RNA sequence: GGCCUCGUGGUGUAGUGGUUAACAUGCUUCCCUGUCACGGAAGAGAUCGCCGGUUCGAGUCCGGUCGAGGUCG
Numbered sequence: 001g002g003c004c005u006c007g008u009g010g011u012g013u014a015g016u017g018g019u020u021a022a023c024a025u026g027c028u029u030c031c032c033u034g035u036c037a038c039g040g041a042a043g044a045g046a047u048c049g050c051c052g053g054u055u056c057g058a059g060u061c062c063g064g065u066c067g068a069g070g071u072c073g
Base pairs, nucleotide, nucleotide: 001072002071003070004069005068006067007066010025011024012023013022018056027043028042029041030040031039049065050064051063052062053061
């Protein structure tokens, strides 16, 4: 340098172009307990790496770019 895959809450993942981006874990508050843990309830937290394009509508499709991994030379 060429090609391929990936980038989504703090972390790990899901998400047929269409309703409020979902689950687990973590965090906060409350309940429970003599206390902690376990358990229960509620809540906060990601405009989906970035910039454009297509579309009535994009996390999803297309182009560019950045980063990570793999592969070829």
Overview:
The RNA shown here (transfer RNA) has 73 nucleotides and comes from a Pseudomonadales bacterium. It matches the Rfam family "tRNA". Its family is annotated with triplet codon-amino acid adaptor activity in the Gene Ontology.